[in-house]
RNA sequence: CGAGAUCAAGGGCAAACCCGCCGAAAGGCGGAGACGCAAAGCCACGGGCCUACAGCCAUCGCGAAAACAAACGCGACAGCAACGGUAGCCGGGCCGCAUCU
Repeated sequence: CGAGAUCAAGGGCAAACCCGCCGAAAGGCGGAGACGCAAAGCCACGGGCCUACAGCCAUCGCGAAAACAAACGCGACAGCAACGGUAGCCGGGCCGCAUCU
């Protein structure tokens, strides 16, 4: 220096729940708290998964409009959908403590 392993020691991180803040939400940040983690350190490159403000589209109701129909506006709700998110889902990339082989 490289690879492998995780017994010991020093340590490290911090799930859920709760509180505060941000966000439409998923989720994120901070505090407290530990389920666990040898990369549970960092990175959205690939896959998966989560959310759907806005957008598209179907239905219904109301308004106005109106021969019928259509077009328009508002509201409700199903579906699609990421440019949002998840690194503690997997793969991949980068960095990395200790001891032993």

A computed fold for a 101-nucleotide RNA from a Gallionellaceae bacterium, annotated as c-di-GMP-I riboswitch aptamer. It matches the Rfam family "c-di-GMP-I riboswitch aptamer". Rfam's curators write: GEMM was predicted in a large-scale screen for bacterial structured RNA regulatory elements. Its mean pLDDT, the model's own confidence on a scale to 100, is 84.